A computed fold for a 73-nucleotide RNA from Lactococcus cremoris, annotated as transfer RNA. The source organism's lineage runs through Bacteria, Bacillota, Bacilli, Streptococcaceae and Lactococcus. It matches the Rfam family "tRNA". Rfam classes the family as a transfer RNA. Model confidence (mean pLDDT): 80 of 100. The RNAcentral record of the sequence draws on ENA.
[in-house]
RNA sequence: AGCGGAUGUAGUUUAAUGGUAGAACCCCAGCCUUCCAAGCUGGCUACGCGAGUUCGAUUCUCGUCAUCCGCUU
Numbered sequence: 001a002g003c004g005g006a007u008g009u010a011g012u013u014u015a016a017u018g019g020u021a022g023a024a025c026c027c028c029a030g031c032c033u034u035c036c037a038a039g040c041u042g043g044c045u046a047c048g049c050g051a052g053u054u055c056g057a058u059u060c061u062c063g064u065c066a067u068c069c070g071c072u073u
Stems, first nucleotide, its partner, number of pairs: 001072008011025004019055001027043005048064005
């Protein structure tokens, strides 16, 4: 360098596999407490990027990017 394969979802770890994207931890606010911690309630934040198919795409198809693995030279 070429070829093949796997994985990309919230700050982190992960679920959902065509029909409103959910949870845990973290963070923020409130309650509680003399204070802190713990606990309870609420909140913020996400489908790597682009195109296609579809009434509708995280999901299917193609391309591309990143990481990892294997093979060839």